[in-house]
Order: sequence, then structure tokens, then C1' cells
RNA sequence: GCCCAAGUGGCGGAAUGGUAGACGCAGGGGAUUCAAAAUCCCCCGGUAGCAAUACCGUGAGAGUUCGAGUCUCUCCUUGGGCA
Repeated sequence: GCCCAAGUGGCGGAAUGGUAGACGCAGGGGAUUCAAAAUCCCCCGGUAGCAAUACCGUGAGAGUUCGAGUCUCUCCUUGGGCA
């Protein structure tokens, strides 16, 4: 230099172009217990707000589309292959 694959919460990881983040781990609160472990229930991206709620959020930027994590283009990072 060329080719291929991947990039989504703190971590792993799912999602047919149609509610973004299922499920698990980690974390917080509660129940239970003399106390704990185990088990069960609830919560668990960011910003603003007392709250209701609103807006933003899939590596970065642009494009297609009524609608993009998903399709197209450029770039970045990581891994693999070829030279």
C1' cells in the first nucleotide's frame, strides 16, 4: 500500500429500515435473617428540572429515506490476511 471483519450503557451482548438498548454481569434500594449467604421484588445511558416531563444518545462526519444501530460515502480506532 491492497483486501476483509468489528466498533451499541461501567462490562459482555441482542435488536427484520419502525418504542434504542432485550438478556446477563456489575452497581443502588427494599423484603427475608439474630447477622450474613442464597433467594425474591424494584431501580439502574446523559443533560435540564423539586417533580411531571422535555431534549439528546449506537466510534466521528455527511447522504438516501416519512423513518437509519441497520443501507451508501469519507474518516478514525482495533483485529486478521496479502504484498